This is a predicted structure of a 72-nucleotide RNA (transfer RNA) from Brachybacterium sp. P6-10-X1.

RNA sequence: GCUGGAGUGGCGCAACGGUAGCGCACCUGUCUUGUAAACAGGUGGUUGCGAGUUCGAAUCUCGUCUCCAGCU
Numbered sequence: 001g002c003u004g005g006a007g008u009g010g011c012g013c014a015a016c017g018g019u020a021g022c023g024c025a026c027c028u029g030u031c032u033u034g035u036a037a038a039c040a041g042g043u044g045g046u047u048g049c050g051a052g053u054u055c056g057a058a059u060c061u062c063g064u065c066u067c068c069a070g071c072u
Base pairs, nucleotide, nucleotide: 001071002070003069004068005067006066007065010024011023012022013021018055026042027041028040029039030038048064049063050062051061052060
């Protein structure tokens, strides 16, 4: 330099173009002498960044950045 893959809450991952969810973690409550566990509820994301297409984009297109793999 070329090709392919990945980037989504603190972490690990989902999500036919139609309200962005799940688990863990975290917070509050119940329970306990107390902690943990269990149970109930809750907070947290302008989907790496910038444009385009569309009534509507995490999803499609282009550019760009980072990481991984392969080729040279």
Notes
It matches the Rfam family "tRNA". By type it is a transfer RNA.